[in-house]
RNA sequence: AGAGCAGGACAAAUGACCGCUGCCUUGCCACUGGGCAAGGGGGAGGAAAGUCCGGGCUCCACAGGACAGGGUGCUGGGUAACACCCAGUCCCGGCGACGGGAAGGAAAGUGCCACAGAAAACAAACCGCCCUGUUUGAUAUCCAGCAUAUCCAUCAGGGUAAGGGUGAAAAGGUGAGGUAAGAGCUCACCAGUCCCGCCGGUGACGGCGGGAGCUUGGUAAACCCCGCCUGGAGCAAGACCAAAUAGGGGGACGAUUGAGGGUGGUCCGCCCGAGUUCCCGGGUAGGUCGCUUGAUCUCUCUGGUAACAUUGAGACUAGAUGAAUGGUCAUUGUCCCGAAAGCGGGUGACUGCUUCGGGAAACAGAACCCGGCUUACGGCCUGCUCUGACA
Repeated sequence: AGAGCAGGACAAAUGACCGCUGCCUUGCCACUGGGCAAGGGGGAGGAAAGUCCGGGCUCCACAGGACAGGGUGCUGGGUAACACCCAGUCCCGGCGACGGGAAGGAAAGUGCCACAGAAAACAAACCGCCCUGUUUGAUAUCCAGCAUAUCCAUCAGGGUAAGGGUGAAAAGGUGAGGUAAGAGCUCACCAGUCCCGCCGGUGACGGCGGGAGCUUGGUAAACCCCGCCUGGAGCAAGACCAAAUAGGGGGACGAUUGAGGGUGGUCCGCCCGAGUUCCCGGGUAGGUCGCUUGAUCUCUCUGGUAACAUUGAGACUAGAUGAAUGGUCAUUGUCCCGAAAGCGGGUGACUGCUUCGGGAAACAGAACCCGGCUUACGGCCUGCUCUGACA
């Protein structure tokens, strides 16, 4: 210098002006809630996102048991809980820093394994190799007869998994014996599986020794089997207050002995006239609560490798509901590009600082609240690895 790996913190700062939305105080107006103005103070995230897991909270359901369904699956620990986190085991990937793994069972059963290939599994015969038989040919022998033997070829039957070839995957590997040819058929060594023993570890597991020819393909995020866990719905949960109109229940008054209404300042009068009025309860609009003090945050003590737990002190940090949290300008900071100058480092390739000009700043917006996971995304810092060049 290049290429990477792991982790951390940040998500620009300050000021001015113009806005938005809750809260508090004061004043004014209405006066039942409230409205307006001024001042003060608060106002998104690391992912607020996807809504994929887990929990709190709320309502509904619930004697007990079993099945079904769903989830989950190495070990130990953490936690309110988890499919999360930490520390490990084993396997896989990477030269390495390091990363990944839903990691029980394929010898309970069923299914599937494209293409190629003979065969993709109660093992299989395409070529090749070997044996037997038939037919024909050649050669040799001879007692001269298609008699015997050998070799090549055709056909039929059988043996063989050593060799060739196919495939992602082919029935343990190498060598020797053995055989008609072969084969764990037998033996030695190696690899694996299973069983037994000893040692280390809480454990997953590891190490050592012995034994058994045991070598029965893969796939279970295919059905399935085994172990463990598991009620449902969600803040539009749920609780409370409560109009207008319509309807329900009850009471009072009333139908020419006229309630009530209109006209009108009032009464009479005139006109209309069968309902009027009160109470109760349900529900709607609307409002209030739920709502942000919580498995909370910051610093700290102790225990622990760590996740985490714990001691003490301090802090209060959005709570909106068609849904606010924004914009402009200036200065400073960060990064990038360019030009030249100055001061430096290095033999050198190159590079540090200062000055000037221009530019850039991503992903994205709370909606009951937490713990996670996943996805999106900007630059910065720290540690580590590999490679190359120079010394």
Molecule: Bacterial RNase P class A
Organism: Thermodesulfobacteriota bacterium